Molecule: transfer RNA
Organism: Candidatus Xiphinematobacter sp. Idaho Grape
RNA sequence: GCCGGCGUAGCAUAGUAUGGUAGUGCGAUCGAUUCGUAAUCGAUAGGUUGCGGGUUCAAAUCCCGUCGCCGGCU
Numbered sequence: 001g002c003c004g005g006c007g008u009a010g011c012a013u014a015g016u017a018u019g020g021u022a023g024u025g026c027g028a029u030c031g032a033u034u035c036g037u038a039a040u041c042g043a044u045a046g047g048u049u050g051c052g053g054g055u056u057c058a059a060a061u062c063c064c065g066u067c068g069c070c071g072g073c074u
């Protein structure tokens, strides 16, 4: 230099083919239960979907550029 994969909540990740309210588990907070703790149960908060732009009524999803990480080729 060229090619491919990945990037989504504090952590791990689903969803992308076929565009249509951003989910799950763990963790956090509050409550219930308990003499108390753990466990269990319920509720709540937490996301510019790496960044910028484009297409569209509508983009995590499609297109272009770019950054980071991983792998391959030279």
Stems, first nucleotide, its partner, number of pairs: 001073007010026004020057001028044005050066005